The part of an RNA shown here (small-subunit ribosomal RNA, 5' domain) has 516 nucleotides and comes from Cytophaga-like bacterium QSSC1-18. The full RNA is in RNAcentral, with records from ENA, Greengenes and SILVA. The prediction has a mean pLDDT of 83.

[in-house]
Context: one part of a larger RNA
RNA sequence: UGAACGCUAGCGGCAGGCCUAACACAUGCAAGUCGAGGGGUAGAAAGUGCUUGCACUUUUGAGAGCGGCGCACGGGUGCGUAACGCGUAUGCAAUCUGCCCUCUACAGGGGAAUAGCCCAGGGAAACUUGGAUUAAUGCCCCAUAGCAUUAAGGAACGGCAUUGUUCCUUAAUUAAAGAUUUAUCGGUAGGGGAUGAGCAUGCGUACCAUUAGCUAGUUGGUGUGGUAACGGCACACCAAGGCUACGAUGGUUAGGGGCCCUGAGAGGGGGAUCCCCCACACUGGUACUGAGACACGGACCAGACUCCUACGGGAGGCAGCAGUGAGGAAUAUUGGACAAUGGGCGGGAGCCUGAUCCAGCCAUUCCGCGUGCAGGAAGACGGCCCUAUGGGUUGUAAACUGCUUUUAUACGGGAAGAAACACCCCGACGUGAGGGGGCUGACGGUACCGUAGGAAUAAGGACCGGUUAACUCCGUGCCAGCAGCCGCGGUAAUACGGAGGGUGCAAGCGUUAUCC
Numbered sequence: 001u002g003a004a005c006g007c008u009a010g011c012g013g014c015a016g017g018c019c020u021a022a023c024a025c026a027u028g029c030a031a032g033u034c035g036a037g038g039g040g041u042a043g044a045a046a047g048u049g050c051u052u053g054c055a056c057u058u059u060u061g062a063g064a065g066c067g068g069c070g071c072a073c074g075g076g077u078g079c080g081u082a083a084c085g086c087g088u089a090u091g092c093a094a095u096c097u098g099c100c101c102u103c104u105a106c107a108g109g110g111g112a113a114u115a116g117c118c119c120a121g122g123g124a125a126a127c128u129u130g131g132a133u134u135a136a137u138g139c140c141c142c143a144u145a146g147c148a149u150u151a152a153g154g155a156a157c158g159g160c161a162u163u164g165u166u167c168c169u170u171a172a173u174u175a176a177a178g179a180u181u182u183a184u185c186g187g188u189a190g191g192g193g194a195u196g197a198g199c200a201u202g203c204g205u206a207c208c209a210u211u212a213g214c215u216a217g218u219u220g221g222u223g224u225g226g227u228a229a230c231g232g233c234a235c236a237c238c239a240a241g242g243c244u245a246c247g248a249u250g251g252u253u254a255g256g257g258g259c260c261c262u263g264a265g266a267g268g269g270g271g272a273u274c275c276c277c278c279a280c281a282c283u284g285g286u287a288c289u290g291a292g293a294c295a296c297g298g299a300c301c302a303g304a305c306u307c308c309u310a311c312g313g314g315a316g317g318c319a320g321c322a323g324u325g326a327g328g329a330a331u332a333u334u335g336g337a338c339a340a341u342g343g344g345c346g347g348g349a350g351c352c353u354g355a356u357c358c359a360g361c362c363a364u365u366c367c368g369c370g371u372g373c374a375g376g377a378a379g380a381c382g383g384c385c386c387u388a389u390g391g392g393u394u395g396u397a398a399a400c401u402g403c404u405u406u407u408a409u410a411c412g413g414g415a416a417g418a419a420a421c422a423c424c425c426c427g428a429c430g431u432g433a434g435g436g437g438g439c440u441g442a443c444g445g446u447a448c449c450g451u452a453g454g455a456a457u458a459a460g461g462a463c464c465g466g467u468u469a470a471c472u473c474c475g476u477g478c479c480a481g482c483a484g485c486c487g488c489g490g491u492a493a494u495a496c497g498g499a500g501g502g503u504g505c506a507a508g509c510g511u512u513a514u515c516c
Stems, first nucleotide, its partner, number of pairs: 001513001003512005010369004015364001016362002018327001023325003027322003032069003037066001043060008076280003085205008095197002100193007108142004118131005148173010178185003206252003213243003218240008255277004259270004282303005305316004333359001335358003341355001342353004372403004382394002385392002409452005417443001423437004460505001462503003465486003471500005481488002
């Protein structure tokens, strides 16, 4: 250290948890929401009529489908990429920007469809065809145009500006939608802001020269097209350029940064978690819609693979969260909740949210706590312990006496996290701001607090020749073995194996791997 392995293991807190096959994936969930945009079905309730089970009216109204917004965020992975990809500093007089804030000006009239519903078909399914009919904040047309865009003319300005900037005039072009609980929410055109994005430029950014030449849209110009916008971005024509030992081209490797590890520093190594940027979404390609995508859970085509089939034809994409197989030394639950934070939709209630918040598993890391404390010498017994056989050592260690109760166990009490939104109330009235009130907790009967009894529930692993803290005996006899290095072992081994004793760490201790 994102570690693994061996032995061992009491508790708690903060974190972390497929580094390998961007290998293949069963199953569930991960993006919906709005009836205050519109038509309105099944159903429900009430009423009326009566032919007593049917018709009509009113209220309500799931699902589906039309329409709006969202699905370009959030979440994952690191394949590719040596590049304006990233970092940093600038620029865009060459640009766009839904929702949000602000300002200005508006919202007049008309029309044609289409889904749904109904009828009739095709198909095993996926799905699909025809007819009839209907609505809208869906679509189209006309009117209006302050602002805007384009063109022409004029005036002023000026070097940041070469294709300009500002103002005036004329002409042409482009708009709109309503909803309800009547107080609001929306709509159209345009200016400004904010946010986000696009583009460009300087500098920095791995290794190999046993890679030395590379290049044809290639380098530049004119024009046209295209784009939100500049540009060989694309095309036509013209010129023959452009890069290169300050390393082109080629090859190998690699996402980049903030940061992290180490170090006195200079450096060296790394790019897990968290944050920013980039790239990708079975593989390759393409565009559509849209403010924004060339779109992980959208579309089309091709390919590989898997599945269904009535053999005619269809379906799929976990590098989302869990989970499975495989690979591997190796990495967790098919858990709970939207209570909080944040996001989408909605006027709101609310709905959705594997984002997130929580819980579960793992000594994986770091940190904290405990496994008792005091007294106690007959220096007890025991020891495959040592011995000079006198004794020494284990050792205050144990027994024994007194004390304490963290933790564990049992029982009892028991949070903060909730601030708000929305709802109700308050000022003569209206509105805004403000104040007050009650409602809402997954975690969780959790944390925490209290009570009870009792030393009770809790120690290992490595090492002891030198390096390096720690020594003796027995066994073995260059055997068996040890070992990071030096080296031990061939009959007195402090180095092998065991024992007694000791040393240093401690819920860990060692080994292996990697880096300084």